The RNA shown here (SAM riboswitch aptamer (S box leader)) has 111 nucleotides and comes from bacterium A37T11. Its Rfam family is "SAM riboswitch aptamer (S box leader)". Gene Ontology term of the family: regulation of gene expression. The prediction has a mean pLDDT of 84.
[in-house]
RNA sequence: GAUUUAUAAAGAAGUGGCGAGAGACUGGCUCAAUGACCCACUGGCAACCAUUCGCCUAAAGCGGAAAAGGUGCCAAGUCCUGUCCCGGGAUGUUCCGGGAAUAGAUAAAUA
Numbered sequence: 001g002a003u004u005u006a007u008a009a010a011g012a013a014g015u016g017g018c019g020a021g022a023g024a025c026u027g028g029c030u031c032a033a034u035g036a037c038c039c040a041c042u043g044g045c046a047a048c049c050a051u052u053c054g055c056c057u058a059a060a061g062c063g064g065a066a067a068a069g070g071u072g073c074c075a076a077g078u079c080c081u082g083u084c085c086c087g088g089g090a091u092g093u094u095c096c097g098g099g100a101a102u103a104g105a106u107a108a109a110u111a
Stems, first nucleotide, its partner, number of pairs: 002110006013042005021031003025082001027080002043074003048070002051066003054062002078103001083100007
């Protein structure tokens, strides 16, 4: 990298380094020399996997508890959006709301 499954309107930043773009892509809209993004250190959030305990005869299972070992994360709902469907408003192409899909992200598993 591929496939499958699950999750997402919650939550959590300081210091130092570097020095120009960054937020995956499209269109928006934001962030950024009052130094973003990225890197290091420290701190934190959460609880996917693993662990311990409980429920259960056992297994399976648990939207039960603990803890924090492996990951992850710490601007904006995955920042909004894109394809389809439904409803409403305006009326020739847009606006608002809802649902599903796709894509991306993360975890776990598989070859």